[in-house]
Context: one part of a larger RNA
Molecule: small-subunit ribosomal RNA, 3' major domain
Organism: metagenome
RNA sequence: UGACGGGGGCUCGCACAAGCGGUGGAGCAUCUGGUUCAAUUCGAUGCUACGCGAAGAACCUUACCAGGGUUUGACAUGCUGGUAGUAGAAGCCCGAAAGGGUAACGAUUCUGGAGCAAUCCAGGAAGCCAGCACAGGUGUUGCAUGGCUGUCGUCAGUUCGUGUCGUGAGAUGUUGGGUUAAGUCCUAUAACGAGCGAAACCCUUGCUUUUAGUUACCCUAAUUUUAAUUAGGGGUCUCUAAAGGGACUGCCCCGGUUAACGGGGAGGAAGGUGGGGAUGACGUCAAGUCAGCAUGGCCUUUAUGCCCUGGGCGACACAGGUGCUACAAUGGUCGGUAUAAAGGGUUGCCAAAUCGUAAGAUGGAGCUAAUCCUUCAAAAGCCGAUCUCAGUUCGAAUCGAGGGCUGAAAUUCGCCCUCGUGAAGCUGGAAUCGCUAGUAAUCGCGGAUCAGCCAUGCCGCGGUGAAUAUGUUCCCGAGCCUUGUACA
Numbered sequence: 001u002g003a004c005g006g007g008g009g010c011u012c013g014c015a016c017a018a019g020c021g022g023u024g025g026a027g028c029a030u031c032u033g034g035u036u037c038a039a040u041u042c043g044a045u046g047c048u049a050c051g052c053g054a055a056g057a058a059c060c061u062u063a064c065c066a067g068g069g070u071u072u073g074a075c076a077u078g079c080u081g082g083u084a085g086u087a088g089a090a091g092c093c094c095g096a097a098a099g100g101g102u103a104a105c106g107a108u109u110c111u112g113g114a115g116c117a118a119u120c121c122a123g124g125a126a127g128c129c130a131g132c133a134c135a136g137g138u139g140u141u142g143c144a145u146g147g148c149u150g151u152c153g154u155c156a157g158u159u160c161g162u163g164u165c166g167u168g169a170g171a172u173g174u175u176g177g178g179u180u181a182a183g184u185c186c187u188a189u190a191a192c193g194a195g196c197g198a199a200a201c202c203c204u205u206g207c208u209u210u211u212a213g214u215u216a217c218c219c220u221a222a223u224u225u226u227a228a229u230u231a232g233g234g235g236u237c238u239c240u241a242a243a244g245g246g247a248c249u250g251c252c253c254c255g256g257u258u259a260a261c262g263g264g265g266a267g268g269a270a271g272g273u274g275g276g277g278a279u280g281a282c283g284u285c286a287a288g289u290c291a292g293c294a295u296g297g298c299c300u301u302u303a304u305g306c307c308c309u310g311g312g313c314g315a316c317a318c319a320g321g322u323g324c325u326a327c328a329a330u331g332g333u334c335g336g337u338a339u340a341a342a343g344g345g346u347u348g349c350c351a352a353a354u355c356g357u358a359a360g361a362u363g364g365a366g367c368u369a370a371u372c373c374u375u376c377a378a379a380a381g382c383c384g385a386u387c388u389c390a391g392u393u394c395g396a397a398u399c400g401a402g403g404g405c406u407g408a409a410a411u412u413c414g415c416c417c418u419c420g421u422g423a424a425g426c427u428g429g430a431a432u433c434g435c436u437a438g439u440a441a442u443c444g445c446g447g448a449u450c451a452g453c454c455a456u457g458c459c460g461c462g463g464u465g466a467a468u469a470u471g472u473u474c475c476c477g478a479g480c481c482u483u484g485u486a487c488a
């Protein structure tokens, strides 16, 4: 100087407390451990692995296994030699395919020369064959590495120059008194300044002005005929999208060291960082990744490379994590009825109409989109009817039968529909998780990946919309000061 302490002081955080809802019990989905297996590819393992890499495992993917094949190679560059019936290739044979064999037919192009031309000769290019350098490796080492990432932590820290103090390691600055979300600011001060962080600058949302109006908005008329279409007009409003304004403790009162700042108030759409996001200092964990990529060393080279068929990654006495659906009446079922936002669409989104109980099919209008479609659709909600506390009109697993869709192909191993079947489950032990406001809870909608989909996942969007905390004794983590130490 640090680190540590079941030492002390001050302070903070959904850390506890106060509340609300869960997990742990059930069924299923998914990941992992274990076991099994020819293979169940590999990685991730306290917090910081376990709906993680994987934003899509039937083939492909695919790295694993079995079997079949191949060897200058699926791919790159160079060198040597050869090669016109050459390259390519219908057909045929073996084969599960890959691959192997045979083979009708049968090319391209440049330069020079000969020739009227057709064409011929010589040399080259491409391609092919043989050979040599080499290719290839998801083989190994993340404890050789780059890059990227997680975590402490959006915590408030971490340093430097000059000066001063100390023999020195070092100290000071960065400590003290206040204050803040903050090493934020004020003040004191052997320190004075400065850098990286904090804040601000950026995006979005909430109010408003100007500008601009098409596909959006408003008005008028006509047409069919009662909910749309067409035409004309407008620039108020909604909205769209560009540039501005607006919030700064600016104003008032009180407290405070005439400070920083704190408490209250006015005005205001918004008040003291307005809400949310992006943004992650010096460093820590030899943290993670050689399987995204790159890369040193090592290993392999008729195989640890490459191609193919089939299987596996989907197994199942069991155990754990994360979720979904429930156990019901604040509910289930049926009928009627209201209201979003944000996205996506040409190998696409797909309307009307018709068929089908339905999944879906036929159909083909419109749309490269504020125009058309997804979507006259939201769901919870509201109105009415029914069920009357039961393993039920709760719950949906499982199984049987029949169908639909995608795709060469749904057996291992897809999704959906209809009918039947109708399991466990009556609120969950010890323990444990999330959340402080448009949040939790609850309700639906969209997107990426994608032929299809095992999505209940992930990332977004809006609808309805709480309770509690005016405390810091304790648990956990963190910051500053101080103290002890046989630790470095």
Base pairs, nucleotide, nucleotide: 001488002487003485004484005483007482008481009480010479011478012477013476015472016471019435020434021433022432023431026325027324028323029322030321031320032319033318034316035315042053043052064311065310066309067308068307069306070305073134077133078132079131080130081129082128083127088105091102092101093100094099108125109124110123111122112121113120114119136300137299139298140297141296145294146293147289148288149287150285152283157196158195159194160193161192162191163172164171165170176187177186178185202277203276204275205274207245208244209243210242211241212240213239217234218233219232220231221230222229223228224227248271251265252264253263254262255261314454327428331387332386333385334384335383336382337381343374344373345372348367349366353362354361355360394425399420400419401418402417403416404415405414441464442463443462444461445460446459447458